[in-house]
RNA sequence: GGCAGGGUAGCUUAGUUGGUUAAAGCGCGGCACUCAUAACGCCGAGAUCGUCGAGUUCGAAUCUCACCCCUGCUA
Numbered sequence: 001g002g003c004a005g006g007g008u009a010g011c012u013u014a015g016u017u018g019g020u021u022a023a024a025g026c027g028c029g030g031c032a033c034u035c036a037u038a039a040c041g042c043c044g045a046g047a048u049c050g051u052c053g054a055g056u057u058c059g060a061a062u063c064u065c066a067c068c069c070c071u072g073c074u075a
Stems, first nucleotide, its partner, number of pairs: 001074007010026004019058001028044004050067002053065003
């Protein structure tokens, strides 16, 4: 340099023909339980989806293009 995959809460991921409040686990905060801690249970906060990019569309995390970053293969 070429090709492929990926970038979505603090972390790991889902989101399978574009359509309503972007979901789950762990973690975090509160409550309950306990002599106390942990576990279990209940409630809650937290991401407008790599870009203050461009385009298509009534509508984009999802499609197209450009750029940035990560991983692998290849020369």